[in-house]
RNA sequence: CGGGCUGUGGCGCAUCGGCAGCGCGUUCCCUUGGGGUGGGAAAGGCAGCAGGUUCAAUUCCUGUCAGCCCGA
Numbered sequence: 001c002g003g004g005c006u007g008u009g010g011c012g013c014a015u016c017g018g019c020a021g022c023g024c025g026u027u028c029c030c031u032u033g034g035g036g037u038g039g040g041a042a043a044g045g046c047a048g049c050a051g052g053u054u055c056a057a058u059u060c061c062u063g064u065c066a067g068c069c070c071g072a
Stems, first nucleotide, its partner, number of pairs: 001071007010024004018055001026042005048064005
């Protein structure tokens, strides 16, 4: 310098055009003599960043940043 992949709640991932869900974790409640286990509920992301296309985008396009990989 060129190419590819990844970037979504605290962590790990899903969704891959119709306004985002799962597991773990956190908080509260029930259960217990207490803890653990188990059950229930809640909070928490606008999706790396900036533009564009579209009635509508995390999802398509462009640029850019970061990490990883390949090549030179």